[in-house]
Molecule: c-di-GMP-I riboswitch aptamer
Organism: Lachnospira pectinoschiza
RNA sequence: AUAUAUAAUGGGUAAAAUAAAGGAAACUUUAUGACACAAAACUAUAGGGGCUUUAACAUGCCAGCCAGUUGCAAAA
Numbered sequence: 001a002u003a004u005a006u007a008a009u010g011g012g013u014a015a016a017a018u019a020a021a022g023g024a025a026a027c028u029u030u031a032u033g034a035c036a037c038a039a040a041a042c043u044a045u046a047g048g049g050g051c052u053u054u055a056a057c058a059u060g061c062c063a064g065c066c067a068g069u070u071g072c073a074a075a076a
Stems, first nucleotide, its partner, number of pairs: 012037002017032006035064001041069003047066002049062003
């Protein structure tokens, strides 16, 4: 590149970075973006762990760290 065959699927989320806004901070929201994920859905006072603040303790933050709970599709 060509030929043949082919049930389903033809989708979902959105890392880093950048911009704006919020916040004491961790970080969050929106937009762009797409690293990756078959649970990257939910759970932070059911558990562990981490981050920020603080002399110390977080009822602050992180679920895309482990973990718990729940769910969809296909095949056998």